[in-house]
A computed fold for a 1521-nucleotide RNA from an uncultured bacterium, annotated as small-subunit ribosomal RNA. Rfam family: Bacterial small subunit ribosomal RNA. The coordinates come from a structure-prediction model, not an experiment, and the mean pLDDT is 85.
RNA sequence: AGAGUUUGAUCCUGGCUCAGAUUGAACGCUGGCGGCAUGCCUAACACAUGCAAGUCGAACGGAAACAGGACGCUGCGAUCCCUUCGGGGUGAGCUUGUCGCUGUCGAGUGGCGGACGGGUGAGUAAUGCUUGGGAAUCUACCCAGUAGUGGGGGACAACUUCCGGAAACGGGAGCUAAUACCGCAUACGUCCUACGGGAGAAAGUGGGGGAUCUUCGGACCUCACGCUAUUGGAUGAGCCCAAGUCGGAUUAGCUUGUUGGUGGGGUAAAGGCCUACCAAGGCGACUAUCCGUAGCUGGUCUGAGAGGACGAUCAGCCACACUGGGACUGAGACACGGCCCAGACUCCUACGGGAGGCAGCAGUGGGGAAUAUUGGACAAUGGGGGCAACCCUGAUCCAGCAAUGCCGCGUGUGUGAAGAAGGCCUACGGGUUGUAAAGCACUUUCAUCAGGGAGGAAACACUCAAGAUUAAUACUCUUGAGAAUUGACGUUACCUGAAGAAGAAGCACCGGCUAACUCUGUGCCAGCAGCCGCGGUAAUACAGAGGGUGCAAGCGUUAAUCGGAGUUACUGGGCGUAAAGCGUGCGUAGGCGGAUAUUUAAGUCGGAUGUGAAAGCCCCGGGCUCAACCUGGGAACUGCAUUCGAUACUGGGUAUCUAGAGUAUGAUAGAGGAAAGUGGAAUUUCCGGUGUAGCGGUGAAAUGCGUAGAUAUCGGAAGGAACACCAGCGGCGAAGGCGACUUUCUGGAUCAAUACUGACGCUGAGGUACGAAAGCGUGGGGAGCAAACAGGAUUAGAGACCCUGGUAGUCCACGCUGUAAACGAUGAGAACUAGGCGUUAAUUUCAUUUUAUUAUGGAACUAGUGCCAAAGCUAACGCGUUAAGUUCUCCGCCUGGGGAGUACGAUCGCAAGAUUAAAACUCAAAGGAAUUGACGGGGGCUCGCACAAGCGGUGGAACAUGUGGUUUAAUUCGAUGAUACCCGAAAAACCUUACCUACCCUUGAAAUCCUUGGAAUCCUGCAGAGAUGCGGGAGUGCCUUCGGGAACCAAGUGACAGGUGCUGCAUGGCUGUCGUCAGCUCGUGUCGUGAGAUGUUGGGUUAAGUCCCAUAACGAGCGCAACCCUUGUCUUUAGUUGCUACUGGUUCGGCCAAGCACUCUAGAGAGACUGCCGGUGAUAAACCGGAGGAAGGUGGGGACGACGUCAAGUCAUCAUGGCCCUUACGGGUAGGGCUACACACGUGUUACAAUGGGAAGUACAGAGGGUUGCCAAGCUGCAAAGCGGAGCUAAUCCCAGAAAACUUCUCGUAGUCCGGAUUGAAGUCUGCAACUCGACUUCAUGAAGUUGGAAUCGCUAGUAAUCGCGAAUCAGCAUGUCGCGGUGAAUACGUUCUCGGGCCUUGUACACACCGCCCGUCAUACCAUGGGAAUGUGCUGCACCAGAAGCAAGUAGGCUAACCUUCGGGAGGCCGCUUACCACGGUGUGGUUCAUGACUGGGGUAAAGUCGUAACAAGGUAACC
Repeated sequence: AGAGUUUGAUCCUGGCUCAGAUUGAACGCUGGCGGCAUGCCUAACACAUGCAAGUCGAACGGAAACAGGACGCUGCGAUCCCUUCGGGGUGAGCUUGUCGCUGUCGAGUGGCGGACGGGUGAGUAAUGCUUGGGAAUCUACCCAGUAGUGGGGGACAACUUCCGGAAACGGGAGCUAAUACCGCAUACGUCCUACGGGAGAAAGUGGGGGAUCUUCGGACCUCACGCUAUUGGAUGAGCCCAAGUCGGAUUAGCUUGUUGGUGGGGUAAAGGCCUACCAAGGCGACUAUCCGUAGCUGGUCUGAGAGGACGAUCAGCCACACUGGGACUGAGACACGGCCCAGACUCCUACGGGAGGCAGCAGUGGGGAAUAUUGGACAAUGGGGGCAACCCUGAUCCAGCAAUGCCGCGUGUGUGAAGAAGGCCUACGGGUUGUAAAGCACUUUCAUCAGGGAGGAAACACUCAAGAUUAAUACUCUUGAGAAUUGACGUUACCUGAAGAAGAAGCACCGGCUAACUCUGUGCCAGCAGCCGCGGUAAUACAGAGGGUGCAAGCGUUAAUCGGAGUUACUGGGCGUAAAGCGUGCGUAGGCGGAUAUUUAAGUCGGAUGUGAAAGCCCCGGGCUCAACCUGGGAACUGCAUUCGAUACUGGGUAUCUAGAGUAUGAUAGAGGAAAGUGGAAUUUCCGGUGUAGCGGUGAAAUGCGUAGAUAUCGGAAGGAACACCAGCGGCGAAGGCGACUUUCUGGAUCAAUACUGACGCUGAGGUACGAAAGCGUGGGGAGCAAACAGGAUUAGAGACCCUGGUAGUCCACGCUGUAAACGAUGAGAACUAGGCGUUAAUUUCAUUUUAUUAUGGAACUAGUGCCAAAGCUAACGCGUUAAGUUCUCCGCCUGGGGAGUACGAUCGCAAGAUUAAAACUCAAAGGAAUUGACGGGGGCUCGCACAAGCGGUGGAACAUGUGGUUUAAUUCGAUGAUACCCGAAAAACCUUACCUACCCUUGAAAUCCUUGGAAUCCUGCAGAGAUGCGGGAGUGCCUUCGGGAACCAAGUGACAGGUGCUGCAUGGCUGUCGUCAGCUCGUGUCGUGAGAUGUUGGGUUAAGUCCCAUAACGAGCGCAACCCUUGUCUUUAGUUGCUACUGGUUCGGCCAAGCACUCUAGAGAGACUGCCGGUGAUAAACCGGAGGAAGGUGGGGACGACGUCAAGUCAUCAUGGCCCUUACGGGUAGGGCUACACACGUGUUACAAUGGGAAGUACAGAGGGUUGCCAAGCUGCAAAGCGGAGCUAAUCCCAGAAAACUUCUCGUAGUCCGGAUUGAAGUCUGCAACUCGACUUCAUGAAGUUGGAAUCGCUAGUAAUCGCGAAUCAGCAUGUCGCGGUGAAUACGUUCUCGGGCCUUGUACACACCGCCCGUCAUACCAUGGGAAUGUGCUGCACCAGAAGCAAGUAGGCUAACCUUCGGGAGGCCGCUUACCACGGUGUGGUUCAUGACUGGGGUAAAGUCGUAACAAGGUAACC
């Protein structure tokens, strides 16, 4: 950085898709280790269990528990002593009791802390957050300063006792302490003040102690921790302001404490924060209000950046703690693990009543695609309490689980070719897997086992020393030294050793994009697919395999974000035709705005300061072996604020100017507008005259009108509408639009010259006005025309086109509608940028002219309006001073196609409808311009037996033959519009033969190789339909180095043979057709962004792209032509088998001699070239005519077939890939079939007769063939033929009599003396064999048929027509085929039409190319959506009811320790009651969202349906709005 995809190809527009990066991910397959991170995104769903906030005895009364001690009270009692042996004493120890004495401590009073830490993101669009400011505040603990800490009093828990209750818990009475509570005193500072004054504090506890005092407790001193008042700081918090902070206008108006003021209240504090009164304000298109969505930020992801998306982990702020409300306490809360009330839910209950709140850590259920352990420790860091030790801490530090992510390591290394085996492929040679493996030699990271082993730990406390404090050496504090101790992790990191390659590789992909290819299977099936698209029998796209590519402990998929996408364009897009300029003016807000001077400094630029938290990103270092990760410093944070400066430009102020704009005066042109009046032509109708049978209309007709007199024609009248010529890409108008003439009123424009105003300008969201036609309303009018409608035609139909009628309407007045392909498909304004040629209107000017600014012509300049064109622009077409060029200003509009300019909502409208304007769903395109073709019921030119002009046929008959169909055991197969159908087949009785039936063979009928045996070969018997089987006999060859070998035959074995089995859509070759049509291309150059064009077009000409000329083309190739064969003339050479002019002979036959002149044969040549003459033409090419010539303009004929088209034909000529069969789909044999026969078609033969048939006679060819052959003469037979055997390997002999023709006779228009089918009989020939199924002969029979409907074929001269002859095939069998000659015409005006072709041009929505494309209804299925009686849910407005807890206020019913008191009481407090506010709840009535809904509307998609054919070509009626 791009790529794929619209087309036959191209360029453009434009969407869709891909390659990249990323993630709190999930899923599939797989899984060795470690480090560092991360881990409920869903149900702010419900929660069992445990833990998460306590601590202080140095505040207090105390002692339930534990331990020690003291006392020695109760009981027991070892030991020892005494003993009267009863006992006594001693008394360790145990037990009980007492003592708070000590360590400590349950519950309680009290203090501090439970407002931090931890969780979550429901709510919140601003009471939030971010950045920067501000003043009217509070702040426990902490720090610093100042001043104090005096003296009293009364209670209440615990406790004791009584009572209630299931419990939770509660009540009565009594006792008591304090750092709990309350006064008094004092008041530096503090607060209040009317400046006189007034008000308000405190608490002690512990350690130590020399002197003094003592009631022996202490006082007192000192230290520490506290306490009180106050000031300042620090920290934290509250409040205010500005700017920024998502989407929707199909939400445009919102607001009554609302906006402000005054008084009062309230708060820590400003303030409608609250209240009373007064005023009527405040907010809003710079988006108020309403609705939807959402915690905000540092940052994260992406991106070149600008941006876009996001807001997990970490950090800051906010909000919340089951839901809603409320306050209390406190420095701080309206309080996650506090309280009260209401609600829902769960649990306990003795039914009376109670308890609870994991969005703390674990964990459970549930939801979900999905997210972990009911772990360890306070060792570290931090927090709370405490003097401290210490206690608490699910904060935290660790461990566990998870490839969830990032980073690192490993799964071995070297050698090893017989290139092993196996797999796969194969052209069978080999290739590949692949040095890969094995083998050999090494190594041991990680994992395993064993051993060793850091760091995270510094402290507190203790001892000592110094210093501080003090009266003090004590206590305490600070610093230093010393010794001892503290680790959850932890089997730590790390190191060493042992053993052994040992334990460790997968996943996706391989048609293009996109790196990587083959085989097999499958056969539009199964399946794949991100897009394009693969799959219908040779799939690199499905599935498997081999191989390969990529990444790798991961790999893919899915989801999501950014990118690519310049596809929302600020950077950085567009609007003539692709999507896109409002139909057009006027004009509000807004935006933008001429010149000069001066001022200001808002924008702008620069400097400085503050701030922009940390982390992150970036740079430079450092630490883990590296990295990820961690860490130090820097930079950055593009911002905001303050301040100082600069002043060109923009803005603001002031003053001035005239070039923009405007005004006045004078001219000019005009279908500009409105109103009133007037005119002639024409149509129609009516009246009258003339006049008679038709008129009218069409492609042709009919409906219609007309003998009741039309049409036609003449005269008159009426009425309405429109204004011929002039008239012009002329004029005017903003657009729509405006066309007879006159008058009145009126808008604008242009020109010229001067004067004046002094920026007054441009654009223009909303707004407003105008606005074709059609349509609507009311009232007129109505000639013509004419939707609807009717009739007639057309047609398969014809709801159309055509015709005859005809109503709304068209016209007028007034009002509405507000749209058009309202178009130049081109918004308005301004400036700049070559020209040329017209035209309109002025002005100036020149020439000629006139009575005349009269007329004509020219020039210059201004304003319009056209054509062509330069630069430039454009995808191209095109535009080009009237820009689509180059710039500026403002507005409008666009963002794939369809759905859809539709639905809903709203506004407007009488309605029709208009304006505004989506979504679901669906497609991978839709589109613009140009190119090449093809096509057109487009055009031009032109050719062809294409038509026409002719001749003869086919189509009718019979037969032959081929095909279809039918039949059959089989009727083998192929060919099927032209371009199959007497075609493959130049010949089916057997064979052929491929088909059917039956019987047989299985290495096979033929081939190669191997083994064994044998010569080969010939004769022959039996069985059988035959193949075949069983036998008999004859025969022993050739070469030899003597081993054997060659050929042949038989048997055996397996490799293999064999297949007319399939695929002509896998192929080669060959062939048909367009078409013997004149075309098809290339190189170089040039033009075009390109496909492509040019050349090859044009003017002529030709049979021809044949030739000439012109020419950005110049040349060339394949075709055309020529060269080749044949035929036509001549010459020459040669002269047998050919020929015979002369001479001779003759059996009279070129037969012989002779000859080669002629004919002929077959070799070589000549000849024809528009060469010559005349004319036409551009003097060319060429054409026309003529001469000469055998032949004249290609002399006739043939061979020869360009690039290509039809997936044309052929796998059954042959060859061949693949597939299939292998005792059969191969091979052999016999018989049958291919020859069938209601029928249909094609191609032919013979005819229908007299231009003929029959009979007789008489002529004249050419080209072929012949030894398995042609067969003469002669003889026999009516004949087919037979007998016969001469000649001939052929210019010698034979086939072989050519026939039509000609001459004569006959028949006389008839189903015949035409025609010959069919049938009967008898024969001939071929052949192994003529039954199915041959040909021919003779006799007999004698069908249809009397010239053929619609339609259709061939032929232009030696042709058609007609006549016979020959050949191939072949034993035999042509009416077919291929050849040959004989006789021998007619017609062609011409190119309008039919068919086909060629060239140029035009249109195209076609490219499978018109047998194309394509539209709509209906029918079927599915999908989403609108309407819809209504139903349900959420949110919400208004009105009202209600009123828990609580605070406040009031009250005085009850109670009341401290203070005061005159002792009565008072102050104050508590309970109660009331009121205001208010949560839940309720009622009524609206709005709105979502869901559902019988039925219904259109839309989309699908497939091979139905009906038509609307569009694309002039699409067959030009299309479209």